[in-house]
């Protein structure tokens, strides 16, 4: 250089046009004599980035740009 998979909460993933969500983590409360477990609540997101198409994009085209696997 070329192809193909991937980037969405602190970590790991979901979601493939119409409110952004799940497990663990994190903070409050409550459970213990304390701590862990359980259970209730709660905080957290420029959805890689720029632009295009839509009434409306995380979702679908271009570009770019990160990371991984394949050819050369």
């Nucleotide at each position: 250089g070329g192809g193909c998979c991937g980037g969405u909460a602190g970590c790991u993933c979901a979601g493939c046009g119409g409110u952004a969500g799940a497990g663990c983590g994190c903070c409050c409360g409550u459970u213990u004599c304390a701590c862990a477990u359980g259970c209730g609540g709660g905080a957290g997101g420029u959805c890689g980035c720029u632009g295009g198409u839509u009434c409306a994009a995380a979702c679908c085209c271009a570009g770019c740009u990160c990371g991984g696997c394949c050819c050369a």
Predicted 3D model of a 72-nucleotide RNA (transfer RNA) from an uncultured Alphaproteobacteria bacterium.
Rfam family: tRNA. It is annotated as a transfer RNA.
The prediction has a mean pLDDT of 87.